[in-house]
RNA sequence: AAACUAGGUGGCUGCUACUUAAAUUUAAGUAGAGGAAAGUCCGAGCACCAUCGAGCAAAGUGCUGGGUAACACCCAGGCAAGGUAACUUGAUAGAAAGUGCCACAGAAAUAUACCGCCUAGAUAGCUAGGUAAGGGUGAAAACGCGAGGUAAGAGCUCACGGUUCCUGCGGUGACGUUAGGAAUUAGGUAAACCUCACUUGGUGCAAGACCGAAUAGAGAAACGUAACUGUUCGAGUAGUUUCCGGGUAGGUCGCAUGAGUAUAAUGGUAACAUUAUACCUAGAUAGAUGGUCACCACCUUUAUAAUAAAGGUACAGAACUCGGCUUAUAGGUUUCCUU
RNA sequence: GCGAGAUAGCUCAGGCGGUCAGAGCGUCGGAUUCAUAACCCGGAGGUCGAGAGUUCGAGUCUCUCUCUCGC
Numbered sequence: 001a002a003a004c005u006a007g008g009u010g011g012c013u014g015c016u017a018c019u020u021a022a023a024u025u026u027a028a029g030u031a032g033a034g035g036a037a038a039g040u041c042c043g044a045g046c047a048c049c050a051u052c053g054a055g056c057a058a059a060g061u062g063c064u065g066g067g068u069a070a071c072a073c074c075c076a077g078g079c080a081a082g083g084u085a086a087c088u089u090g091a092u093a094g095a096a097a098g099u100g101c102c103a104c105a106g107a108a109a110u111a112u113a114c115c116g117c118c119u120a121g122a123u124a125g126c127u128a129g130g131u132a133a134g135g136g137u138g139a140a141a142a143c144g145c146g147a148g149g150u151a152a153g154a155g156c157u158c159a160c161g162g163u164u165c166c167u168g169c170g171g172u173g174a175c176g177u178u179a180g181g182a183a184u185u186a187g188g189u190a191a192a193c194c195u196c197a198c199u200u201g202g203u204g205c206a207a208g209a210c211c212g213a214a215u216a217g218a219g220a221a222a223c224g225u226a227a228c229u230g231u232u233c234g235a236g237u238a239g240u241u242u243c244c245g246g247g248u249a250g251g252u253c254g255c256a257u258g259a260g261u262a263u264a265a266u267g268g269u270a271a272c273a274u275u276a277u278a279c280c281u282a283g284a285u286a287g288a289u290g291g292u293c294a295c296c297a298c299c300u301u302u303a304u305a306a307u308a309a310a311g312g313u314a315c316a317g318a319a320c321u322c323g324g325c326u327u328a329u330a331g332g333u334u335u336c337c338u339u
Numbered sequence: 340g341c342g343a344g345a346u347a348g349c350u351c352a353g354g355c356g357g358u359c360a361g362a363g364c365g366u367c368g369g370a371u372u373c374a375u376a377a378c379c380c381g382g383a384g385g386u387c388g389a390g391a392g393u394u395c396g397a398g399u400c401u402c403u404c405u406c407u408c409g410c
Stems, first nucleotide, its partner, number of pairs: 001335005007296007015032007034315001038326002041324005046204004051235006058200005063077005078092001079090004093195002098193002100189003114135002116131006143161002146158003162184006168177003208253004217244001219243005227237002260279008297313006340410006348364004357395001366382004388404005
């Protein structure tokens, strides 16, 4: 760094579903909570909605290339940071498109002169001019180091380094470069507004469908260019919306064969894909999966030459389904790598 | 399945982040009064639910977790 496990076996008895046979109290067989079932942070499948298309708004994502039904997930890379290293982490696009913010301290936070240095005057202490290399303040003070130059200095000049841009070379690409050239700065911040690229209808199994039963609607109002989407335009449908009052709260389906699981081969660095073979693994609805006895496994304590005894085994329960993320977790087993 | 909240002992404010943490009630002390209350003055009292992150800086922005309340 990664993977697996989360007690096992047998008897007796209790519960649920399905199948078969009977029959109305039954018998036999098979199966019966998780790696997270949790959180509800994402993505979908599926169902319904007269809606469909295009734009705007709003929301989300944010390096590159792959995987996937799809994703904010996974794999492999790039760049950056940490670490001796194995490795880990990254809300990782854009600051020369624009607008904001950078408190206090400090002379000054988009530019400046407190101390200092130099020149001229003055003569015991200031005035004028120049400077931004040195000091101080601060998270941050306008490229760094060396030499020259200057009144003193300053990329003012030169070489080297750094940064930015262009060309060449390598790479699918992000990028790299021990190649060449030009230029020398005016910082940080986008989990600030914003810009750019991509994506997005709504509601959700308490969705929805059917059966049965009962009752009360000759109810009221508004609209019909309405309503059907947050909004606009176009097309389409023909009733729509709100309020008052009444009945029912029962039963069946949805309900588990799946983007399914396991093994092997092939392809691929991998995630994963294809093919073949085998298997069917809870479907409840006040809500099942338990209890007891014996043996074994693991852990702790005591004791011993050995034997033995006692105690204990974490986090925690399905309710449409699946792919992830996050959080909780006693103990045990295995593999690889670094010092 | 959905929506809110957590700040002093209690009830509550807190802007687009400036290094301040506030108000009322309560509490302690003083003054006043024969004494108490009222009124007046002054003070103490805070890991802003927990952790991590962004930023120079977080009560405030973002993410995760815990607890409470409502539909």